The RNA shown here (transfer RNA) has 74 nucleotides and comes from Streptoverticillium olivoreticuli subsp. olivoreticuli.
C1' cells in the first nucleotide's frame, strides 16, 4: 500500500431483505417493601444511529468519500 469487519444512550449490545414510536440488559433519578441496608418490584431520565454527501415519498438500513478502532495479506 491492498482486502475484510465493526461504529446504535454513561457502558455492553440488538435492530432479519428500507416504512415513521429507535429497543434491550447495566448505570443514574424517584418510588414501594424493610427498624434499616441489600436483594425484589413499579417508574422516569438518556441516542446529532461515527461524519460528510447522492438515492428516494421516506434512510440506523442501499451507493460515495473520509474518520477511528479490530483482523487478514503483502
Nucleotide at each position: 500500500g491492498g482486502a475484510g469487519u465493526g461504529u446504535u444512550a454513561g457502558c455492553u449490545c440488538a435492530g432479519c431483505u428500507g416504512g415513521u414510536c429507535a429497543g434491550a440488559g447495566c448505570a443514574g433519578g424517584g418510588g414501594a417493601c424493610u427498624c434499616a441496608u441489600a436483594a425484589u418490584c413499579c417508574u422516569c431520565c438518556g441516542g446529532u444511529c461515527g461524519c460528510g454527501g447522492g438515492u428516494u415519498c421516506a434512510a440506523c438500513u442501499c451507493c460515495c468519500g473520509c474518520a477511528c478502532a479490530c483482523u487478514c495479506c503483502a
NCBI's taxonomy places the organism under Bacteria, Actinomycetes, Kitasatosporales, Streptomycetaceae, Streptomyces olivoreticuli. Its Rfam family is "tRNA".